The part of an RNA shown here (large-subunit ribosomal RNA, half A) has 1792 nucleotides and comes from a marine metagenome. RNAcentral holds the full RNA, with entries from SILVA. The prediction has a mean pLDDT of 80.
[in-house]
Context: one part of a larger RNA
RNA sequence: AGCCAACGGUGAAUGCCUUGGCGCCAAGAACCGAUGAAGGACGUGAGUGACUGCGAAAAGCUCCGGGGAGCCGUCUACUAGGCAUUGAUCCGGAGAUGUCCGAAUGGGGAAACCCACCACUCGUUAUGGAGUGUGUACCGCCGCCUGAACACAUAGGGCGGUUGGAGGGAACCGGGGGAAUUGAAACAUCUCAGUACCCCGAGGAAAGGAAAGCAACCGCGACACCCUGAGUAGCGGCGAGCGAAAUGGGUUGAGUCUAAACCGUGCCAGUGUCAAGCCUGAAGGCGUUGCUGGUGCGGGGUCGUGGGACCACGAGAUAGAGCUUCAGAUCUGUCACAGGUUACAAGUGCUGCAUAGGAGAACUGAUCAGGAAAGUCAGGCCAGAGUGGGUAACAGCCCCGUAUCCGAAAUGUAUGUACUACCUGCGUGUCAUCCCAAGUAACGCCGGAACCGUGAAAGCCGGCGUGAAUCUGUGGGGACCACCCCAUAAGACUAAGUAUUCCUUGGCGACCGAUAGUGAACCAGUACCGUGAGGGAAAGGUGAAAAGUACCCCGGGAGGGGAGUGAAAUAGUACCUGAAACCGUUGGUUUACAAACAGUCAGAGUGUCGUCACCUUCGGGUGGCCACGAUGGCGUGCCUUUUGAAGAAUGAGCCUGCGAGUUACGGUGUGUGGCAAGGUUAACCAGUGAUGGGUAGCCGGAGCGAAAGCGAGUCUGAAUAGGGCGUAGAGUCGCAUGCUGUAGACCCGAAGCCAAGUGAUCUAUCCAUGGCCAGGUUGAAGCGGAGGUAAGACUCCGUGGAGGACCGAACCCACGUAGGUUAAAAACUGCCGGGAUGAGCUGUGGAUAGGGGUGAAAGGCUAAUCAAACUUGGCAAUAGCUGGUUCUCCUCGAAAUGCAUUUAGGUGCAGCGUCGUGCGUUCAGUCUCGGAGGUAGAGCACUGAUUAGGUUAGGGGGCCCACAAGCUUACCGACCCUAGUCAAACUCCGAAUGCCGAGACUCCAGAGCACGGCAGUGAGACCACGAGGGAUGAGCUUCGUUGGUCGAAAGGGAAACAGCCCAGAUCAUCAGCUAAGGCCCCUAAUUCAGGACUAAGUGGAAAACGAUGUGGGAUUGCAUAGACAGCCAGGAGGUUGGCUUAGAAGCAGCCACCCUUGAAAGAGUGCGUAAUAGCUCACUGGUCGAGUGAUCCUGCGCGGACAAUGUAACGGGGCUCAAGUACAGAGCCGAAGCUAUGGGCUUCUGACUUUGUCAGGAGCGGUAGAGGAGCGUCGAUAGGGCUGUGAAGCGGAUCCGUAAGGGUUCGUGGAGCGCUAUCGAGUGAGAAUGCAGGCAUGAGUAACGAGAGAGGGGUGAGAAACCCCUCCGCCGAAAGCCCAAGGGUUCCUGGGGAAGGCUAAUCCCCCCAGGGUGAGUCGGGAGCUAAGGCGAGGCCGAAAGGCGUAGUCGAUGCACAACUGGUUGAUAUUCCAGUACCUCCGUGCCCGCGCCAAGUCCAAUAGUUGCAACGUUGGGGCUGUUCAUCUUUAUGUUGAGCGAGCUGACCGAGCGGCUGGCGGAUAGUUGACGGGGGACGCAGGAAGAUAAGUGAGCCCAGGCGAUGGUAGUCCUGGGGUAAGCGUGUAGGCGGUUCCCGAUGAGAGUUGGGGACGUAACGCUGAGACGUGAUGCCGAACGACAUACUGUGAAGUCACUGAUUCUAUGCUGCCAAGAAAAGCCCAGCAAUGAGCUGGCACGGAGCCCGUACCCCAAACCGACACAGGUGGGCGGGUAGAGAAUACUAAGGCGAGC
Repeated sequence: AGCCAACGGUGAAUGCCUUGGCGCCAAGAACCGAUGAAGGACGUGAGUGACUGCGAAAAGCUCCGGGGAGCCGUCUACUAGGCAUUGAUCCGGAGAUGUCCGAAUGGGGAAACCCACCACUCGUUAUGGAGUGUGUACCGCCGCCUGAACACAUAGGGCGGUUGGAGGGAACCGGGGGAAUUGAAACAUCUCAGUACCCCGAGGAAAGGAAAGCAACCGCGACACCCUGAGUAGCGGCGAGCGAAAUGGGUUGAGUCUAAACCGUGCCAGUGUCAAGCCUGAAGGCGUUGCUGGUGCGGGGUCGUGGGACCACGAGAUAGAGCUUCAGAUCUGUCACAGGUUACAAGUGCUGCAUAGGAGAACUGAUCAGGAAAGUCAGGCCAGAGUGGGUAACAGCCCCGUAUCCGAAAUGUAUGUACUACCUGCGUGUCAUCCCAAGUAACGCCGGAACCGUGAAAGCCGGCGUGAAUCUGUGGGGACCACCCCAUAAGACUAAGUAUUCCUUGGCGACCGAUAGUGAACCAGUACCGUGAGGGAAAGGUGAAAAGUACCCCGGGAGGGGAGUGAAAUAGUACCUGAAACCGUUGGUUUACAAACAGUCAGAGUGUCGUCACCUUCGGGUGGCCACGAUGGCGUGCCUUUUGAAGAAUGAGCCUGCGAGUUACGGUGUGUGGCAAGGUUAACCAGUGAUGGGUAGCCGGAGCGAAAGCGAGUCUGAAUAGGGCGUAGAGUCGCAUGCUGUAGACCCGAAGCCAAGUGAUCUAUCCAUGGCCAGGUUGAAGCGGAGGUAAGACUCCGUGGAGGACCGAACCCACGUAGGUUAAAAACUGCCGGGAUGAGCUGUGGAUAGGGGUGAAAGGCUAAUCAAACUUGGCAAUAGCUGGUUCUCCUCGAAAUGCAUUUAGGUGCAGCGUCGUGCGUUCAGUCUCGGAGGUAGAGCACUGAUUAGGUUAGGGGGCCCACAAGCUUACCGACCCUAGUCAAACUCCGAAUGCCGAGACUCCAGAGCACGGCAGUGAGACCACGAGGGAUGAGCUUCGUUGGUCGAAAGGGAAACAGCCCAGAUCAUCAGCUAAGGCCCCUAAUUCAGGACUAAGUGGAAAACGAUGUGGGAUUGCAUAGACAGCCAGGAGGUUGGCUUAGAAGCAGCCACCCUUGAAAGAGUGCGUAAUAGCUCACUGGUCGAGUGAUCCUGCGCGGACAAUGUAACGGGGCUCAAGUACAGAGCCGAAGCUAUGGGCUUCUGACUUUGUCAGGAGCGGUAGAGGAGCGUCGAUAGGGCUGUGAAGCGGAUCCGUAAGGGUUCGUGGAGCGCUAUCGAGUGAGAAUGCAGGCAUGAGUAACGAGAGAGGGGUGAGAAACCCCUCCGCCGAAAGCCCAAGGGUUCCUGGGGAAGGCUAAUCCCCCCAGGGUGAGUCGGGAGCUAAGGCGAGGCCGAAAGGCGUAGUCGAUGCACAACUGGUUGAUAUUCCAGUACCUCCGUGCCCGCGCCAAGUCCAAUAGUUGCAACGUUGGGGCUGUUCAUCUUUAUGUUGAGCGAGCUGACCGAGCGGCUGGCGGAUAGUUGACGGGGGACGCAGGAAGAUAAGUGAGCCCAGGCGAUGGUAGUCCUGGGGUAAGCGUGUAGGCGGUUCCCGAUGAGAGUUGGGGACGUAACGCUGAGACGUGAUGCCGAACGACAUACUGUGAAGUCACUGAUUCUAUGCUGCCAAGAAAAGCCCAGCAAUGAGCUGGCACGGAGCCCGUACCCCAAACCGACACAGGUGGGCGGGUAGAGAAUACUAAGGCGAGC
């Protein structure tokens, strides 16, 4: 370390439970709000953190009811204090109170805050301050007042009133706008869809609604909803798809009111005065009453078989009315009758109901056990109550309840009813006249919505244009016309039936039970994330009862051990049960030369308890079961995707839980059931229900035809023919199930598209307002001087201080390099680097927003996101694509092909599978017989190709040639001949096999055929054969109606090895026989028998080619007349052949190649020389003595032969007369094949009548797939059971079944659970880079985040880190100090140590408790404005909304009054001390101005008087003209209208004079307005000061020496003081006066000019000095305990010197550099009799912030993060310096 067992830990599955959800039903309710909502903030308790309740009257107050004993809500106890039978707490009804925000409404605003006005009240001498209020918003409406352009008027304004609106709310409803994904396998019309979404509006419902309607010659009679019609008629790239209506059946049920005609009347206008009129008649009287027009009101009237008005006629009772009387008529009221109140008009009571409640039957015992009885047993009882919950397990009779009955002071409400009151209500006739809805209907053009997409397109609605009629009218009936029929537009209202449920009450569930059910069972829309819109969790259980462990021990504690409680403590607040992963402890066993899918088979050995068997000497032993197991045989996980996966192709770290073919409605099969030529209802009605009705409708019963139509036929056709389709098979309605269509449709998965919103705290650009840039260098223009020139130009010197100038810090940036890369950091660090007065950098506030912005432009940036942000929604988008898809068994079992395809990895049809039905040998094989054919082969007869020769026509060349002819030719060459060939698209020929037909035989098989349901497949692979392509390459590619295997096939062989060889696995067997292949060992079987071959380890990789390897066969030379090889010898002469050559002699070359001798010897086979020479060869002889050469065929070998870790190309060992090779032989081994024996299942046949049994035959590999049969889980109903003597669950053991699975028993557990039958599903997981949780692994590994610590002491249980001390070190333009932003108690004190702190911790920025922030002057508000925001009215816009005036907000700017010291544990310009200043109030004094008096001036108004026009307006008159009227028809009268002209000072409106003087003005205050001022850039240099620093021999205090000197020019330390007030310096600025013109009311502003003057004066202004200050501070000394604290010297001079002040100055320059208020001045308005100013005294002075961190451990970066973050101060030495180095004050030593 492995395996096993036992026992633990961790963890939280499982089981059980449920307070919470989900769905539905019934009833109610369906709104709340300016009388302040919804929703919040903050408070509120004696002690109070949160929730709940409540609101300063604050877990509550009052009244009325209920109720009846305890109570002061919950987590949640405790203490204190109270209340209560005089009725508390509690419940119900009605009231009171109700802070602040919010429509939010006095103004503002960053919601819960700030600042006001008015009236009244309190307080103060007064100001300041406090309280109360239906008070003060906007819009609308009403009334009144006022009032422009413009006379009346209107607009506008003001005042008063207002129970009007505003805002919120889940769905439903109506309307205004209105997508896209998607589908169409692309896409544009179309679809999705008028959906999503935005907006407006209303109600409890909304909408619609009483026919200008349907229909069809019959009729209906408002609208809405349901069923049907019907997926019909239709529409439609006639594609995808979309899709009515009438009718019929039901629910409900309801109808009304106006406009007009006509009458009356009010008002206005006109007109009229002997009229006319006042109901009629008569008489009297009145008489602005009449008439016409307009308008308001009342009556009348409301319809389509047209209606009404008008006219005429008729109509219960009674009272009243008119100018009077009488009569009549009319009108009005009342009663009676009828109907009704909801639209057409209102109430009260009773009754019922709702909101609290009350009464309410019936049981005991025993113990069997138990902690406990409700269980069991026994005996009873109640029941209009046996729903349910609780009580220590399961309760009708214990408790609460339940059935039933009863009940309301108060509020609300409903049906019914009663009453009061109110409303409405007649008919006929005539058809003459009048009325019957106008910019309307209709029409034209363009659109929309309807089934209707422009179509033949009616009807409806809208925009623009044109533009009628009045019943003898008008519209419609799907273009249009006629006839006929229907209706009566252009006004309005209307319950019920219908839709929905944020909410209340009650009930129910074959709904969930903590990963489920709401996101939320629990303090959840919480924690947390995000700037924001928005997103969004986890988390239940002790026990019956806390009885929650007194006491003891160990320990600092945490925790544990005893004891105790309890039924149980392994139920101990980490708590029921307590699985698995994972981590351990103990025991058994194995393992230290041994490799690997981890198992399986065999198995030595060892072993505890137990158990069984046997033996026993009773001690025990042996064996089995059980655990481990040396060793051996065989053996490449699972899933997916694939031709093919152990694959080095995908997926999974492990475990547990969750996790995927469902549902609705259609269609079509199958099974089954009912009825059957019929079957069946839908909505709806009745009923508690079961059910019963309901016949509208649907399917079937008859077809054919395009149709008319005909009909067992019909169509075609001339036809009676023929043919097509029919006629001779039953349907229909349920239930279950297969498949399919529409829906998300098996689950998960895009990138994207569209809509509405949220974002410029990052970043881009812009706007407004502020700030910053050490130091050094250069030296432009201009100016001055000198030179120079005729004058210039020009030159030089100086001055000057320009610059997108130079160097270089801060600051900004980021070129290089190194590091970092699970970082210190989601962009940094070190070093170097670029810019650094500019197009610079930066703070604060603001603007621009998604097809948009911004962009010195990179497609950059737009919150760590950008070729279109983010969030939510459409949305479950779509995905011909990938992945995943969960229990078992049985039977059969494919395909990877054809055709088509915007098709090729998809799909349709066919093919192949399965199931059912029908037919029944039709199938297949063999044999025989009969056929068709043109392949293999072969051939060359055709078509073509093709080699050689012969012959030769023809052609060319040559010779010859006058011509003709001829000769010749290694030239070309047809035909022909001979020989030799080739062909997929050649065939004179031509098989085998296959195919077709017939017959016979075999065969009975999951053979065949047809129809129907359901598929899958349509990527194939290799081998053999036949072919194409290729290179007669490929593990290449394509084809074959060729075959095989794999695919989907295991077994044996080929070492291993899908496709090769053998062979097809139903199960079992320690039986047998074989196949392929094997038989030396590994390794089962022969070292078997035979004769050969191979020597190469060939065997056990390979070619051309090569070789005297070797065996066999054949042919042919030489050879005893002596071959071949070796050895000895010869190899000569003419001659150096001739030529050539310098030479050429056998041997450079050319020619020739003879002769002689001889046994033989070339005019020479090689080597060699300058040429010779020389050495050889051929050839010959000798020696030797038997075979020796050559060629061809063939078996087996050899070379050719080079690769990477290591032999490594027999599987290894190893093998050589074999264990190699070839031949032939005998045996054996060898598989899941075959056989044997036994079992199971399927199917067929037969028998038995059936369920089933028996007999026989055949069969049982299997992916996709088809079919069949079962197991298990959860729930329901019924029956019958189990259970505290122990259910479920969990952990073992054991038994059973073919499997899914089931049973029994032991332990744990402590309350529920099986079985049988039937039913219903959220019903079965190992994989989806699945989801959630837990736990591993890596691993005790990386890391512990810039930097210096050491020693001693203290505290403590414990100290590297805490505290103190001493050294040492670091920063010091910071790592010090102070602000702003941001944070939000981190601040201080005491205590603590679980967690946090990268380690420890006694410590902390951690936890607990207590404490802490003090302002007239600091900052902000009560003052102002910028950019910009909002915005009354207004303008614009489908809506939402946008812009913007007056205004009102808005600092980063303007204005504005305090300093020093001291003090606390923590605050200070805030407290205290001292010394100041500002505003306001009161009192007193003084000066001044007013009131009064006097005087002056003046408006309106009154009186009087005058003036003028070219005549403005209104009226009048005259004249003209149009129409009407009258009569004496005329320039006529009268009336109505028109408006030109004329006239006229006649009337009103104008201007001026005079009189009178009611009244007003003059100070001051307040207000708005005008002017000034406030008021501004950049750069530069010089000066004067100060801050600050340094020094001092001067002053003061202390010291006087461990060792030579040291009382000294020695050493150490110190040598300060504000605002304010007074003074007014350095410096800076400024002339005075007069005139003219412009503008203005004026003050004033501005322009021009003259005279005088150039310094007095005025304004401003640092600093210094004095005072403030006889104060405070102060080294040192003293006291004390280290704290609190006491005393207290000197307090001068000199130098250096700012980036600070003078200075918003001065000079220069061009880019020309906010606004408003405070302040000053003038006039105006209001008010006004007292008031301003100065001095003194006294008084008042509001709200908010104030702690602490602030370059950082407290802010932004997820962190105690090497990053980022604006401003101020910024000492010393060296230095130009804020560089750099060291250092002071001060702060640190960095959390291993």